[in-house]
RNA sequence: UACCCCGCUGCGGGAGAGACCGCCUUUUCGGCAACGAAAACAGGCGGCGCCGAAGGAGCAACCGCCCCCGGAAACUCUCAGGCACCAAGGACCGCUUUGGGGUG
Numbered sequence: 001u002a003c004c005c006c007g008c009u010g011c012g013g014g015a016g017a018g019a020c021c022g023c024c025u026u027u028u029c030g031g032c033a034a035c036g037a038a039a040a041c042a043g044g045c046g047g048c049g050c051c052g053a054a055g056g057a058g059c060a061a062c063c064g065c066c067c068c069c070g071g072a073a074a075c076u077c078u079c080a081g082g083c084a085c086c087a088a089g090g091a092c093c094g095c096u097u098u099g100g101g102g103u104g
């Protein structure tokens, strides 16, 4: 210095699935109180239903070397996570920053 591989920084793009049901909490009104009604659908818990693109797990084509064994997906499972908008998260893609390794 060229190429390849694996990470890192910043920016942009980035899907899917119940505004479900019940209870508690909060606010307002009525009430001596017990409690009742409405609103918020914000927070928490539980139930059923659902999603897969953090992570995790499983198998396979395939690869390492014939076997054993190991690696292995955006496939599968849904443990975790998530399910109106917003926010957050988000595999992956593009550009960018920077580090390590290999070969010439």
Stems, first nucleotide, its partner, number of pairs: 001104007010095004018048001020047005026039005049083003055079001056077003062071003
This is a predicted structure of a 104-nucleotide RNA (Glycine riboswitch aptamer) from a Rhodospirillales bacterium. The sequence was found by an Rfam model in a public genome assembly. The source organism's lineage runs through Bacteria, Pseudomonadati, Pseudomonadota, Alphaproteobacteria and Rhodospirillales. The model forms 84% of the base pairs in the Rfam consensus. The coordinates come from a structure-prediction model, not an experiment, and the mean pLDDT is 77.